[in-house]
RNA sequence: UCUCCGAAAGGGCAAACCCAGAGAGAUCUGGGGACGCAAAGCCACGGAUCCUUAUUCCAGGAUAGCCGGGUUGCUGAA
Numbered sequence: 001u002c003u004c005c006g007a008a009a010g011g012g013c014a015a016a017c018c019c020a021g022a023g024a025g026a027u028c029u030g031g032g033g034a035c036g037c038a039a040a041g042c043c044a045c046g047g048a049u050c051c052u053u054a055u056u057c058c059a060g061g062a063u064a065g066c067c068g069g070g071u072u073g074c075u076g077a078a
Stems, first nucleotide, its partner, number of pairs: 012037002017032006035065001041071003045068003048063005
């Protein structure tokens, strides 16, 4: 000097549940709320799980806080 790890500080996000709304549904949006999270920021590319209106039965949709991957980012002690 570089790489890995990630203490501390400033902060960040926000599960379950409740209220209102959207959707056929999985689920999503806003408010409250905090289980937790170093990417719990973003992306449906691969796998996995979930949903299925309709003339369509093969496709379409959902989950990134299921896993892998891609990509961007604040701080940096031992």